[in-house]
RNA sequence: CCUCGAUAAUGGCAAACUAUUCGAAAGGGUAGGACGCAAAGUCAUGGACCGGUAAGCUCCGGCCGCCAGACCGCCGAG
Numbered sequence: 001c002c003u004c005g006a007u008a009a010u011g012g013c014a015a016a017c018u019a020u021u022c023g024a025a026a027g028g029g030u031a032g033g034a035c036g037c038a039a040a041g042u043c044a045u046g047g048a049c050c051g052g053u054a055a056g057c058u059c060c061g062g063c064c065g066c067c068a069g070a071c072c073g074c075c076g077a078g
Stems, first nucleotide, its partner, number of pairs: 002078004012037002017032006035065001041071003045068003049062004
């Protein structure tokens, strides 16, 4: 440096739901809570999906824990 994720080890994140808050909504924040995750780390770049809008498929917004891509990263094996 590359591939892989069996065995460990240090740890990490946090679904649904609840409370509260922001938002027209989708959805987001915070706290609790754990379904799970070897990138469930970052990026909205391409699709898919969701909300709004147009009257003609545009435009605005959301979503990375849907798929793909890019960047960064712990440990171990080869």
Model confidence (mean pLDDT): 86 of 100.
A computed fold for a 78-nucleotide RNA from a Planctomycetaceae bacterium, annotated as c-di-GMP-I riboswitch aptamer.